[in-house]
RNA sequence: CAAGUCGGCCAGGCGGUCGCGCCCCAUCGCGGGGCGAGGAAAGUCCGGGCUCCAUAGGGCGUGGUGCUGGGUAAUCCCAGGUCGGGGCGACCUGACGGAAAAGGGCCACAGAAAAGCAGACAGCCGCGGCCAUCCAUCCGGCGAGCAGUCGCCUGGAUGAGGGCCACGGUGAUGGUGAAAAGGUGGUGUAAGAGACCACCGGCGCUCGUGGUGACACGGGCGGCCAGGUAACCCCCACCAGGAGCAAGGCCAAGCAAUGAGGGCGAGAUCCGCGGUCCCUCCAACGGACCGCGGACGCGGGGUGACCCGUCCCGUUCGAGCCCUGGGUAGGCCGCUCGAGGUGAUGGGCAACCAUCAUCCCAGACAGAUGAUCGCCGCCCCGGGUUGCGAAGGCGACCCAGGGAACAGAACCCGGCUUACCGGCCGACUUGGGCA
Numbered sequence: 001c002a003a004g005u006c007g008g009c010c011a012g013g014c015g016g017u018c019g020c021g022c023c024c025c026a027u028c029g030c031g032g033g034g035c036g037a038g039g040a041a042a043g044u045c046c047g048g049g050c051u052c053c054a055u056a057g058g059g060c061g062u063g064g065u066g067c068u069g070g071g072u073a074a075u076c077c078c079a080g081g082u083c084g085g086g087g088c089g090a091c092c093u094g095a096c097g098g099a100a101a102a103g104g105g106c107c108a109c110a111g112a113a114a115a116g117c118a119g120a121c122a123g124c125c126g127c128g129g130c131c132a133u134c135c136a137u138c139c140g141g142c143g144a145g146c147a148g149u150c151g152c153c154u155g156g157a158u159g160a161g162g163g164c165c166a167c168g169g170u171g172a173u174g175g176u177g178a179a180a181a182g183g184u185g186g187u188g189u190a191a192g193a194g195a196c197c198a199c200c201g202g203c204g205c206u207c208g209u210g211g212u213g214a215c216a217c218g219g220g221c222g223g224c225c226a227g228g229u230a231a232c233c234c235c236c237a238c239c240a241g242g243a244g245c246a247a248g249g250c251c252a253a254g255c256a257a258u259g260a261g262g263g264c265g266a267g268a269u270c271c272g273c274g275g276u277c278c279c280u281c282c283a284a285c286g287g288a289c290c291g292c293g294g295a296c297g298c299g300g301g302g303u304g305a306c307c308c309g310u311c312c313c314g315u316u317c318g319a320g321c322c323c324u325g326g327g328u329a330g331g332c333c334g335c336u337c338g339a340g341g342u343g344a345u346g347g348g349c350a351a352c353c354a355u356c357a358u359c360c361c362a363g364a365c366a367g368a369u370g371a372u373c374g375c376c377g378c379c380c381c382g383g384g385u386u387g388c389g390a391a392g393g394c395g396a397c398c399c400a401g402g403g404a405a406c407a408g409a410a411c412c413c414g415g416c417u418u419a420c421c422g423g424c425c426g427a428c429u430u431g432g433g434c435a
Stems, first nucleotide, its partner, number of pairs: 001431010012376007020036006038406001042417002045415005050244004057308003062240005067080005081096006097235002103233002105229003121174002123170004128165004135159005140153005182200006201225002203222008248333004260324005267296001269295010297315007340359008378403003382399007
């Protein structure tokens, strides 16, 4: 210098004019001052705060998460581990509890056989039967063909040799497949096989060392040789009450107004206490009615399905549901000081944490944050002048033109994901040049 990798940051600046939202000051009126979008305010995909509910328990289920350690309010982040993929490299990127010991299911097509003492289609081997004297290998001769090769011969030699059927053995060979139940060599055998042996690989058990741990490295023992799928069920561990700022609270107005008319709608139950009335000469007892409380039942509802339990509202002056009709369409709070920003110091590899100092930074409710002009700065293209260099080229200045993204708060915060013109800084990699 070129090409790249990773991390962080910026997202034009200043001023004039007009305008908008909120707050403060001033006020008869004119007015003055302060603040006013983002790194993603976005998607609304996760999590938390906050608010309300009738406290949210048990059974049986449902959903989510899933290597290790740490951080966080958090399902997110940081660091590390194991197994893969890409790049010369810096580095990027995927997967992650259990299939070996709880169990079940499934594995297309092809193939004889697809998963627990697996599987005989061809081939190989043994035994038996039948049929033939055929057959195989080698040699010789002759012929065909470019050749591999093939055919012929009453030819020769050798061979417990051939063909078919049935039974059995065999997972060595062939073939199928994504996958055929370790690999190589040997022993062995009728032929074979971890059947046995040596080495290699895997797995399990065990011991040692290092590490907080996932795990790594090394030693010993055991022929143990075990397929995949858990995004099929399942098992293990942990987590999960619901609804959401249109949450929720207050005020005002209006319609008969803590809502008008109609329909459906669950007890004429029992007990206790009190009251009034009847009965009675007065009482007691008894009876009727009213009020309050309770029990059981019933109706509706919450507790994410269901069951139990529990809680709430109601039980005929009736909860709730349906139909018809009427009114309102306002104001205030919640609302922005917060797991807040910035800086320093300390701890930690980091995520992050602690302490101190300092700052106050939009709060609308048809929803403000805009428009325009000037100057400067940035990027791109073209032209001109000029400097350096042998050259390709690199740089400075001037002129004209063009460009400047993605996007915009609505209860708040954290995370994830996605979008984005151009530029800056730091660390590192590869290649080249010079000293």
A computed fold for a 435-nucleotide RNA from an Anaerolineae bacterium, annotated as Bacterial RNase P class A. RNAcentral holds the sequence, with entries from ENA. It is recorded under the gene name rnpB. NCBI's taxonomy places the organism under Bacteria, Bacillati, Chloroflexota, Anaerolineae.